Record summary:
A computed fold for a 122-nucleotide RNA from an uncultured Mycoplasmatota bacterium, annotated as FMN riboswitch aptamer (RFN element). The coordinates come from a structure-prediction model, not an experiment, and the mean pLDDT is 81.
[in-house]
RNA sequence: AAAUAUCUUCGGGGCAGGGUGCAAUUCCCGACCGGCGGUGAUAGUCCGCGAGUACACUCUGGUGUGCAGGAGUAGGUGAAAUUCCUACGCCGACCGUAUAGUCUGGAUGGGAGAAGAAAUCA
Numbered sequence: 001a002a003a004u005a006u007c008u009u010c011g012g013g014g015c016a017g018g019g020u021g022c023a024a025u026u027c028c029c030g031a032c033c034g035g036c037g038g039u040g041a042u043a044g045u046c047c048g049c050g051a052g053u054a055c056a057c058u059c060u061g062g063u064g065u066g067c068a069g070g071a072g073u074a075g076g077u078g079a080a081a082u083u084c085c086u087a088c089g090c091c092g093a094c095c096g097u098a099u100a101g102u103c104u105g106g107a108u109g110g111g112a113g114a115a116g117a118a119a120u121c122a
Stems, first nucleotide, its partner, number of pairs: 003120002006117005017029003031102002033092002035049004044090002052067006072088005094105001096103001
């Protein structure tokens, strides 16, 4: 160095302006946003993970099993890019409410993971 187990910290952004209406940040025009790891080169839309939910078990910390789970093409550069550049697209859980990716709520929660500390082993 690597490995093991422990602890600490960190760990998601976004409807400006306008229309209709009794009422909409929910409809319409338009605006805006993009978690984590990987991938020959930088990714919301390539691969995988996280977030939801039901049941069982449980030392009440969790564990296991099942269900649900979105979306990209064309051209250019290059050794290499569905990741960069150009153009035009597309997607976004559940609860509440005039129909919500953006408001409110579960959530001062959970979390993929990131950084660090001290220790053990050799």